[in-house]
Parts: sequence; C1' cells; structure tokens
RNA sequence: UUCGCCGGACGGGCAGCCGCGUGUUCCAUCCGCCUCACCGCGGGCCGGGCACGAGGAAAGUCCGGUCUCCAUAGGGCGGCGUGCCGGCUAACGGCCGGGGGGAUUCGCUCAAAGCGGAUUUCACGGAAAGCGCCACAGAAAAUAUACCGCCCGCGCCCUGGAAACGGGGCCGGGUAAGGGUGAAAUGGUGCGGUAAGAGCGCACCGCGGCGGCAGUAAUGCCGCCGGCAGGGCAAGCCCCACGCGGAGCAAGACCAAAUAGGGGAGGAGGAGCGGCCCGCUCCGUUCGACUUCCGGGUAGGUCGCUUGAGCCGGGUAGUAAUAUCCGGCCCAGAUGAAUGGCUGCCGCCUUCCGCUACGGAGGGUACGAAAACCGGCUUAUAGUCCGGCGGGUCUC
Repeated sequence: UUCGCCGGACGGGCAGCCGCGUGUUCCAUCCGCCUCACCGCGGGCCGGGCACGAGGAAAGUCCGGUCUCCAUAGGGCGGCGUGCCGGCUAACGGCCGGGGGGAUUCGCUCAAAGCGGAUUUCACGGAAAGCGCCACAGAAAAUAUACCGCCCGCGCCCUGGAAACGGGGCCGGGUAAGGGUGAAAUGGUGCGGUAAGAGCGCACCGCGGCGGCAGUAAUGCCGCCGGCAGGGCAAGCCCCACGCGGAGCAAGACCAAAUAGGGGAGGAGGAGCGGCCCGCUCCGUUCGACUUCCGGGUAGGUCGCUUGAGCCGGGUAGUAAUAUCCGGCCCAGAUGAAUGGCUGCCGCCUUCCGCUACGGAGGGUACGAAAACCGGCUUAUAGUCCGGCGGGUCUC
C1' cells in the first nucleotide's frame, strides 16, 4: 500500500417558517357545588409561554420472563420442547469459557505422515432394549456375498508336442489381496506367510475391555490385555435425562348510560378447562342455568400506562459472560392513533468538466417506524469510522 476475515461504534448537523401529541403554567370563557352575590373548590375548552417527544433494528412475533385473570395452579396418561461439559442469568432454545469432530489457511519438515497456530463450523445424549429404513448402481446393502480376476484338481472335452510338458473350454473347489458399483462393501498401512489368499502371524495406527494419572467435568495421556466384535440412519419410531397448567394489556379493575332483560321452542345440565380421565370452584334443576329463533336497546370514560432485571460516568472481583459499590439523571405514552412538512447553509458518497492546487456543475443520502414492559435470537440496512488477525506487492 492493497485484498480478505473477525469484532465494535455511528447511521446526518445547524438555522428559519408552518404544524402535531403529552405534561405543566398563565389569561379569557363555560358547566357543577356553595352562595343573595363576590370569593373559593372541582371539571371542560380557545389561545399564549415552557419542558419533553421513535429505533438499531421500534420489524418478524421465533424463544424466555415480569405482570393480570382463571383452583391455592392440583394428580395421572397423552403431548410439546431441550440435549458434549462447566459457568452467567429473573429465565431461555440466549451469552461466556472449555472439550471433541469437520473445513480452510499458515508454520515446522527435502517431502509425506504427523504436530502446532489462526479463522470458521457442528440437532455434539443413546445404534450393545426393540422395531423400521438404506434410492440408483452393483454379484452382494447386513445371518454377508464370488460378477471379473487369482489359485488348485494327475476330473472331463478339444488341441500343440516323439515325450516331458503346455494352451483353450467346461465342471468341482479355494480366495475379499486386485478390478468394478456405490454415500456406504464387514478395520487401515507395511513385512512375513501361502497354491493363491486371508488378523493366518507380527509391528504401528484405529477399535474394545481393565487399571493408573491429570482435570469440578466434558475429556486427555500412559500402561496391560484382547485379533477385532458392534456397517450407517435416532433431522424415522423409540429409549434416557431435564423442563413445560391455560389464556393473554382486546389481560384485568372501576365508574356510568341504555333496558323489560320481553315472547316462542328445547332443556338437566352448563361454565372456568386447552386432548382425555380424576379432582376443585361457580351457576342451575319450584325462583329454569344453558342452547336456539323472533323482537327491543346502547355512549362511552377512567385506571392498568410506563421508575425499569432502567440510562450515563467511575471503582472493585472475575480470562469472560456477569456481579457488586459510589455518584449523577428521568428519557414517548397515542387510541383514527402525535413524533411531520417546506426552505437555506453545511457534512458524507458518487459522476462529469478544467493541467495541478483546488474549484464548478449534476445526482444520491438507506432499512424502516413505538402501542403493557423487559432479556434474547433472526431478518432488512445508503454511507462511514475504529480495533484485531492473516495473505500479496513495493521500499528500507
């Protein structure tokens, strides 16, 4: 200097004019109470002043919680979710740290193998409880199997040869070394061995069992024993461990209006309660719950609502996630639903023009937008900035 990867931050600024929402205050005015009246108290409303007024994702509503109601949140079956280990947290399928497997790249090395570093990725419990499945191709896909090949037979036939012996075909047998198929072929490499072969024997690697050491653990290392069993798929059923009651701020609470709770039929059950059963509570079976048909009628308002697992700065503990202490701050609460529009200047990016300095002209400036609240995840995002790591090129 350039390219790539990873992590973090920002995501327009200033001024003028017009406009909107919430709170507060002032003035005017209206209504109610009280009063003869004024004053006072409460409420509404026009206007003025002041303060505040979207996001990193407010989004998707995927996961977890707070809160509210329903049993006090209950029992069993079923169902759903999670799944290496440890930690954090209110909780989580989130985050942090660690272990193991895979991929890429770099280094050590003559090279390979191997080892180590960096980045990245993984639904990473169990296939020795049972069931099921394994397309196509292939001889064979799980009780292994003989298609080609290799080897054996005084087997049979043909044939060369004087003979010894050889060639070809068929039959019978051995063989999983080699070829071929496949995502996957019953451990791998090498040496020995053999008619040819084969864990048949041996060494190393892998695998299984036992033991020791290190570690909280996942796991790792070492030793001994065993020739090797147990192909793969649980993102098929299933098994194991752990977790999960349901509905959601239109939750729910209060005030108030309308009304007659009218008529007909059914009716012993109905509702909370979502799949089933048990159980509990409420309403109902004379005062008729509930269902259905006909008819009648209405008007909304207030709270919940934003002070919270809160934000900013600093200290301490910890590798970190995070916890804790001190100081400071208050930061939207609408309900046809505000947070906007126009103009000017500047910033940033980009194109063109002019020889440079620099200037001029044009274009662009994203994704998107609260609705009870919070912690995550995922997805969208013009244009920038900062930090770390790695590769290439150039210079010293």
A computed fold for a 396-nucleotide RNA from a Bryobacteraceae bacterium, annotated as Bacterial RNase P class A. It was read from a public genome assembly, where an Rfam model found it. The model forms 95% of the base pairs in the Rfam consensus. The source organism's lineage runs through Bacteria, Pseudomonadati, Terriglobia, Bryobacterales and Bryobacteraceae. Rfam family: Bacterial RNase P class A. The family's RNA type in Rfam is ribozyme.